Model confidence (mean pLDDT): 77 of 100. The RNA shown here (Bacterial large signal recognition particle RNA) has 264 nucleotides and comes from an Actinomycetota bacterium. Its Rfam family is "Bacterial large signal recognition particle RNA". By type it is a non-coding RNA gene. Rfam describes the family as follows. The signal recognition particle (SRP) is a universally conserved ribonucleoprotein involved in the co-translational targeting of proteins to membranes. The gene name in the source record is ffs.
RNA sequence: UCGCGCUAGGCGGGGAGCUAGCGGUUCCCUGAACCCGCAAUCCGCUAUAGCGGGGCUGAAGUCCCUCCCGAGGGAGAAGCUUCGAGGUAGGGCUGAAGCACGUGAGCGUUGACGGUCAGGUCCCGCGCACUGAGAGCCUGCGAACCGCGUCAGGUCCGGGAGGAAGCAGCGCUAAGCGGAGUCUCUCAGGUGCCGCGGCCAAGCCUGACCCGAGCAAGCGGCGGAAGCACCGCCUCGUAAGCCCUCUCGAAGGAGGGUGCGCGG
Numbered sequence: 001u002c003g004c005g006c007u008a009g010g011c012g013g014g015g016a017g018c019u020a021g022c023g024g025u026u027c028c029c030u031g032a033a034c035c036c037g038c039a040a041u042c043c044g045c046u047a048u049a050g051c052g053g054g055g056c057u058g059a060a061g062u063c064c065c066u067c068c069c070g071a072g073g074g075a076g077a078a079g080c081u082u083c084g085a086g087g088u089a090g091g092g093c094u095g096a097a098g099c100a101c102g103u104g105a106g107c108g109u110u111g112a113c114g115g116u117c118a119g120g121u122c123c124c125g126c127g128c129a130c131u132g133a134g135a136g137c138c139u140g141c142g143a144a145c146c147g148c149g150u151c152a153g154g155u156c157c158g159g160g161a162g163g164a165a166g167c168a169g170c171g172c173u174a175a176g177c178g179g180a181g182u183c184u185c186u187c188a189g190g191u192g193c194c195g196c197g198g199c200c201a202a203g204c205c206u207g208a209c210c211c212g213a214g215c216a217a218g219c220g221g222c223g224g225a226a227g228c229a230c231c232g233c234c235u236c237g238u239a240a241g242c243c244c245u246c247u248c249g250a251a252g253g254a255g256g257g258u259g260c261g262c263g264g
Stems, first nucleotide, its partner, number of pairs: 001264006009057003012030005020046005034054005063257006072248005079242004083237006090231002092228003098222002101220003106215002114210008123198005128192002130189007137181001138179004147172004155164003
């Protein structure tokens, strides 16, 4: 150095999560990579840290170590952007009162505006009146017994004197049923050509008189009470993304390392 037969090893790895810890089942990344059984209120183990059974490969293109690059994951914190919440009236938008500046429908010498006078205009309380209802007052009727008085006759007690209960009749009244109005009280009112008071200052309407030429809706202008968080600004955030730092790190690349036996 070559051939044959073996052995260690290999036949995926990593992040998150779980765990005292390790590996697996689970989720994600890488990318192509033997099979069967077990597993989340978990499964199997203990630093040689999945277990059990079977198969293939096998000392290097494949196994082991180091470095580079780096998909992706985890942690942290300042900043930027977005988003969300709250605030703020600076910008923006809407815009009440007011001014009477412009325009001006219409009205106006059959009298505008203004002035004076008279009357009316809503609601409430009280009084008076009216109407209605009820009660009282007055009055009539009104009880077979079970209301009252008087009780003929008859009944009962008593030797008698006398006494007791009491029907009919007569008289009276209760409940109740009526009648009457010049009376009294209470309550009520879509009641009133009534009175007083409150409210009502004014405005408006109607009428009369004075004066003698303007009045004026709407629109535009000025004006800004107030409102709206659209923009801006401020504050906050288990919110999202970007950037930064630390950490783990697949795939890929480079370098190095690793046997035994027999024969040529």